Model confidence (mean pLDDT): 82 of 100. Predicted 3D model of a 73-nucleotide RNA (transfer RNA) from Cricetulus griseus. The source organism's lineage runs through Eukaryota, Bilateria, Sarcopterygii, Mammalia and Cricetulus.

[in-house]
């Protein structure tokens, strides 16, 4: 330099053909327990890397950009 893949909650990851963004773990509260742990229930937490474009409507499509990993030379 070229090519490919990823980027979404604190972490690890989902989200079909654009149509109100979810799970598990973690965190907080409660139940249970002599207490802790375990188990069960509930709750909070996101403007989806960034900036544009298309569209009635974008995590999803298009362009540019940043960043991480891999491959080739």
């Nucleotide at each position: 330099g070229c090519c490919c893949a990823g980027c979404u909650a604190g972490c690890u990851c989902a989200a079909u053909c654009u149509g109100u963004a979810g799970a598990a773990c973690a965190u907080g509260g409660g139940a249970c327990u002599c207490u802790u742990a375990a188990u069960c229930c509930c709750a909070g937490g996101g403007u989806c890397u960034u900036g544009g474009g298309u569209u009635c409507a974008a995590g999803c499509c298009c362009c540019a950009u940043g960043u991480u990993g891999g491959g080739c030379g």